RNA sequence: AGCGGAGUAGAGCAGAUGGUAGCUCGUCGGGCUCAUAACCCGGAGGUCGUUGGUUCAAGUCCAGCCUCCGCAA
Numbered sequence: 001a002g003c004g005g006a007g008u009a010g011a012g013c014a015g016a017u018g019g020u021a022g023c024u025c026g027u028c029g030g031g032c033u034c035a036u037a038a039c040c041c042g043g044a045g046g047u048c049g050u051u052g053g054u055u056c057a058a059g060u061c062c063a064g065c066c067u068c069c070g071c072a073a
Base pairs, nucleotide, nucleotide: 002071003070004069005068006067007066010025011024012023013022019056027043028042029041030040031039049065050064051063052062053061
């Protein structure tokens, strides 16, 4: 050089057959409590690894590149 898998919020992961992105934990604010935890309510946080292509429309399809894991050597 070659083959396969993965890359989505701070962490772990979903996201059918393209239709404008969600869950748990964490975090912030409030409630409850003498107080903390637990519990309840609400919020913030994502150019979906990157560059192009196809399409009215791409996390999703196609191509190149980058990073990680495995196989083979």

A computed fold for a 73-nucleotide RNA from an Oscillospiraceae bacterium, annotated as transfer RNA.
NCBI's taxonomy places the organism under Bacteria, Bacillati, Bacillota, Clostridia, Oscillospiraceae.
The coordinates come from a structure-prediction model, not an experiment, and the mean pLDDT is 81.
It matches the Rfam family "tRNA". About the family: Transfer RNA (tRNA) molecules are approximately 80 nucleotides in length. Their secondary structure includes four short double-helical elements and three loops (D, anti-codon, and T loops). Further hydrogen bonds mediate the characteristic L-shaped molecular structure. tRNAs have two regions of fundamental functional importance: the anti-codon, which is responsible for specific mRNA codon recognition, and the 3' end, to which the tRNAs corresponding amino acid is attached (by aminoacyl-tRNA synthetases). tRNAs cope with the degeneracy of the genetic code in two manners: having more than one tRNA (with a specific anti-codon) for a particular amino acid; and 'wobble' base-pairing, i.e. permitting non-standard base-pairing at the 3rd anti-codon position. Rfam links the family to the GO term triplet codon-amino acid adaptor activity.